[in-house]
RNA sequence: AGCCCCAUAGCACAGUGGUCAAGUGUAUCCGGUUCUGGGCCGGAUGACCCAGGUUCGAAUCCUGGUGGGGCUA
Numbered sequence: 001a002g003c004c005c006c007a008u009a010g011c012a013c014a015g016u017g018g019u020c021a022a023g024u025g026u027a028u029c030c031g032g033u034u035c036u037g038g039g040c041c042g043g044a045u046g047a048c049c050c051a052g053g054u055u056c057g058a059a060u061c062c063u064g065g066u067g068g069g070g071c072u073a
Base pairs, nucleotide, nucleotide: 001072002071003070004069005068006067007066010026011025012024013023018056027045028044029043030042031041032040033039049065050064051063052062053061
């Protein structure tokens, strides 16, 4: 320098045009159970990397950027 892949809650993932208020596990907090703790049960908290474009409608498609990973030289 060129090419390819990835970017969604604190962490790990799902969702690939509308059905959903963006879901699950875990974490944290609160409550119940327990002598206490753990475990279990219930509840709460919290996210689409950024900017444009396409579309009636974008987390999802397109372009550019940023960051991460890989391959070639």
Transfer RNA from a Candidatus Nanoarchaeia archaeon, 73 nucleotides, folded computationally.
The prediction has a mean pLDDT of 80.
Rfam family: tRNA. Rfam classes the family as a transfer RNA.
Lineage of the source: Archaea > Nanobdellati > Nanobdellota > Candidatus Nanoarchaeia.